[in-house]
RNA sequence: AAGAAAAAUGCGGGAGAGAUUUAACAUUUUAAAUGUUAAACGCCGAAGGAAGAAGCUAAAAGGUUCGCCAUUUUUUAGUGAAUAUCUCAGGCAAAAGGACCGUAUUUGGACG
Numbered sequence: 001a002a003g004a005a006a007a008a009u010g011c012g013g014g015a016g017a018g019a020u021u022u023a024a025c026a027u028u029u030u031a032a033a034u035g036u037u038a039a040a041c042g043c044c045g046a047a048g049g050a051a052g053a054a055g056c057u058a059a060a061a062g063g064u065u066c067g068c069c070a071u072u073u074u075u076u077a078g079u080g081a082a083u084a085u086c087u088c089a090g091g092c093a094a095a096a097g098g099a100c101c102g103u104a105u106u107u108g109g110a111c112g
Base pairs, nucleotide, nucleotide: 006107007106008105009104010103011102012101013100018041020040021039022038023037024036025035026034027033028032042092043091044090048088049086050085055079056078057077058076059075060074061073062069063068
């Protein structure tokens, strides 16, 4: 079951923080503006990533008739949440991106 969870694609919504400074190159309407790259200082957290509490699991330390016991303590390792933390990456006018949410189609086939 007129189709749960989960997944893919399309459409819609979607925050925060310098249109910062210097230099070089390119473009234009040749005054300047914009873009890219590099550096400097200052910021943001919602691509991704990292670390990760209690608890749980295993091992060792103790006792032993070597089968185990003790389930108390200590140590080590693993597992372990986030929209919290870090700010590596990413981002700081617009555009793009964007966790997450809604919706349609498809896959899926019973949970939520």

Predicted 3D model of a 112-nucleotide RNA (Glycine riboswitch aptamer) from Alkaliphilus sp. B6464. Model confidence (mean pLDDT): 77 of 100. RNAcentral holds the sequence, with entries from Rfam.